């Protein structure tokens, strides 16, 4: 100097004029004046987890859904942190749907001799008959042995090498791989050492069914509570005295309650609460590798309801993207113009 990896912060600014809205105060009961606040890092997706609200008489049997290495954090999680294993990258780093194939079932086209108690297409070796022949030998057929070589395929009876054999083969040996046993380190996942066995667990696949471990009632702020007002405590049809409906996942039993289903028609769709002080923000100290925790101090930071922050002018500059709360919070995922700061890696050049 260039190219990368990773962490954190900001999210146009300032001024003037008019306008909207929460709270407080004054004055008043109509409004006005003053003060002080007023969208995001994702407010988005509605994907997870909860807080909160309501339902829940008892017992039993299940289904369904989710997660999936180990240890921690957290209110909790499918999130975060650290570690282990695997993969990618020269590296800093990044990614993982990471329990089980010796419980069972299923699936794998074509090719290939053969696809999971499968073997012989080409080949190699031995023997026999026949033919040819210049001896060794060559050719066709048959019988036996073989799976080292070749071919097909994603995958073919562990891999490489040496010996051995008629030719071969873990047939034997060495190393690696695999199984079993044991020791060391670590909380653990796991890593390493030693010994032993020629070793078929014949291989793959579980974001295939399945098995195992753990977690889970349901519905949701249009939850729910209160106030006021109005109407028609309406009508029709079918069924029914229980073999029905309700008691908030399903089913069964007991118990308790009640008529049930469908359609037509009428009234009200008003107001208050829920609605913002919390698992809260910021700063410091201590503990911890870290996520985070404890203590001390300090601050109050939108609460609309057809839905509030807009319009105009001027200046500056990094020239402004993605984009608007609706009960709230912790995450994940997606979208995105730029700016600033820190740490680390690789390459080139110079000293």
């Nucleotide at each position: 100097c260039g190219a990368g990896c990773u962490g954190a912060u900001c999210a146009g600014a300032c001024g003037a004029u008019c306008g909207c809205u929460g709270c407080c105060a004054a004055c008043g009961u109509g409004a006005u004046u003053g003060g002080u606040g007023g969208a995001g890092g994702a407010a988005a997706g509605u994907c997870c987890g909860g807080g909160c609200u309501c339902c829940u008489g008892a017992g039993g049997u299940c289904a369904g859904a989710g997660u999936g290495c180990c240890a921690g954090g957290u209110a909790a999680c499918g999130c975060c942190u650290g570690g282990g294993g695997g993969g990618c990258g020269u590296g800093a780093g990044c990614c993982c749907a990471c329990g089980g194939a010796a419980a069972g079932u299923g699936c794998a086209g074509c090719a290939g001799a053969a696809a999971g108690g499968a073997a012989a297409c080409c080949g190699c070796c031995g023997g026999c008959c026949a033919g040819c022949c210049a001896u060794u030998g060559c050719u066709u057929g048959c019988c036996g042995g073989u799976a080292a070589g070749g071919g097909u395929g994603a995958a073919a009876a562990g891999g490489u090498g040496c010996g051995g054999u008629a030719a071969g083969a873990g047939c034997g040996c060495a190393c690696c791989g695999c199984g079993c046993g044991u020791c060391u380190g670590g909380u653990a996942a796991c890593a390493g050492g030693c010994g032993u066995g020629g070793c078929g667990a014949u291989g793959g696949u579980a974001a295939a069914c399945c098995c195992c471990a753990c977690u889970c009632g349901g519905a949701g702020c249009a939850a729910g509570a209160c106030c006021a007002a109005a109407u028609a405590g309406g009508g029709a049809u079918c069924c029914a005295a229980g073999u029905g409906c309700c008691g908030u996942g399903a089913c069964c039993u007991c118990c308790g309650g009640c008529g049930g289903a469908u359609c037509c028609g009428g009234g009200u769709a008003g107001g208050u609460c829920g609605c913002u002080a919390c698992a809260g923000g910021c700063g410091g100290a201590c503990g911890g590798u870290g996520a985070c925790g404890u203590c001390c101090g300090u601050c109050g930071c939108a609460g609309a309801u057809g839905a509030a922050u807009g319009a105009u002018c001027g200046u500056c500059c990094u020239c402004g993207a993605c984009a608007g709360a609706a009960c709230c919070c912790g995450g994940c995922u997606u979208a995105c113009c730029g700016a600033u700061c820190g740490g680390c890696u690789c390459g080139c050049u110079u000293u």
Molecule: Bacterial RNase P class A
Organism: uncultured Halieaceae bacterium